[in-house]
RNA sequence: GACUUAUCCAGAAAGACGGAGGGAAUAGGCCCAAUGAUGUCUUGGCAAGUCGGAUUUUCCGUAGUGCCAACACCUAUCUUCCGGCAGGAAGAGCUGAUAAGUG
Numbered sequence: 001g002a003c004u005u006a007u008c009c010a011g012a013a014a015g016a017c018g019g020a021g022g023g024a025a026u027a028g029g030c031c032c033a034a035u036g037a038u039g040u041c042u043u044g045g046c047a048a049g050u051c052g053g054a055u056u057u058u059c060c061g062u063a064g065u066g067c068c069a070a071c072a073c074c075u076a077u078c079u080u081c082c083g084g085c086a087g088g089a090a091g092a093g094c095u096g097a098u099a100a101g102u103g
Base pairs, nucleotide, nucleotide: 002102003101004100005099006098007097008096013043014042015041016040017039021032022031023030026076027075028074029073044068045067046066051061052060053059054058072095077092078091079090080089081088082087
């Protein structure tokens, strides 16, 4: 990297380095960023799956991961509904992320 299943409006930041863009990709929007973002490292923290246990609507522990601005930041395609229009709401889909598993 491929496939399957599940989840994605909950949760969780300090320090050091560094110095310009960043928020996956395209477009639009909206945000973050020299009061130093994104990133890297250290420490700390969160809790989803696995596994184990218990007093089993739940709780506790758990190797390895993942994560710690904004719903996966929002929209894009389809369907339904609402609306005079502009547009809005819900569901599904696409893409993606994470976990467990398969080969």
SAM riboswitch aptamer (S box leader) from a Bacteroidia bacterium, 103 nucleotides, folded computationally. The coordinates come from a structure-prediction model, not an experiment, and the mean pLDDT is 81. Taxonomically the source falls in Bacteroidia (Bacteria, Pseudomonadati, Bacteroidota).